[in-house]
RNA sequence: CCGUGCGGGAGAGUCCUCCGGCGUUCACCGCGGAGGCGCCGAAGGAGCAAAUCCUCCCCGGAAUCUCUCAGGCCCCCGUACCGCACGG
Numbered sequence: 001c002c003g004u005g006c007g008g009g010a011g012a013g014u015c016c017u018c019c020g021g022c023g024u025u026c027a028c029c030g031c032g033g034a035g036g037c038g039c040c041g042a043a044g045g046a047g048c049a050a051a052u053c054c055u056c057c058c059c060g061g062a063a064u065c066u067c068u069c070a071g072g073c074c075c076c077c078g079u080a081c082c083g084c085a086c087g088g
Base pairs, nucleotide, nucleotide: 001088002087003086004085005084006083007082008081013037015036016035017034018033019032020031022030023029038073039072040071044069045067046066047065052062053061054060
C1' cells in the first nucleotide's frame, strides 16, 4: 500500500401531474413506473475558477473544497472516512 471480516458512520421532497395494475375497491388511501420542478453529496467522475492546506513567493499538487455528469432524496441496504483483527 492492497484485500477480507467486525464495529462506528450522514445528507436531501414520501411535492405536483400522468399511467398501470395490485391491496375486497366506486371514491379516498397505499405501492410501482414515467415526467416536472425543488434539493443532497460521503460510490464514482471532473476542476483548480473561488476559498483552504502543502511552500517565504511563483509554479505545481491535493482534498472531507468547488461542480453536480453520474448517483441519491419514506424506511432499509449502501456509501467516503475512522478503529480493531487477519492475510498478501